[in-house]
RNA sequence: GGGCCCGUAGCUCAAUGGUAGAGCGCCUCGCUGAUACCGAGAUGGUUGGGGGUUCGACUCCCCUCGGGUCCA
Numbered sequence: 001g002g003g004c005c006c007g008u009a010g011c012u013c014a015a016u017g018g019u020a021g022a023g024c025g026c027c028u029c030g031c032u033g034a035u036a037c038c039g040a041g042a043u044g045g046u047u048g049g050g051g052g053u054u055c056g057a058c059u060c061c062c063c064u065c066g067g068g069u070c071c072a
């Protein structure tokens, strides 16, 4: 320098064009002598950034940033 893959909640990951969810975590309450477990509730996001296509974009296209991998 070139090819491919990944980037979404604090963490691990879903969502293949129609208003972004789950598990774990954090917080509050219940339960207990107390802690844990368990139960209930609450908390969560400019989908790495910018632009384009579209009535509508996490999703498709372009540029760019970061990470991984292969080739030279």
Base pairs, nucleotide, nucleotide: 001071002070003069004068005067006066007065010024011023012022013021018055025043027041028040029039030038048064049063050062051061052060
This is a predicted structure of a 72-nucleotide RNA (transfer RNA) from Candidatus Uhrbacteria bacterium RIFCSPHIGHO2_01_FULL_47_11. Its Rfam family is "tRNA". By type it is a transfer RNA. Its mean pLDDT, the model's own confidence on a scale to 100, is 83. The RNAcentral record of the sequence draws on ENA. Lineage of the source: Bacteria > Bacteria candidate phyla > Candidatus Uhriibacteriota. RNAcentral records the identical sequence in 6 taxa.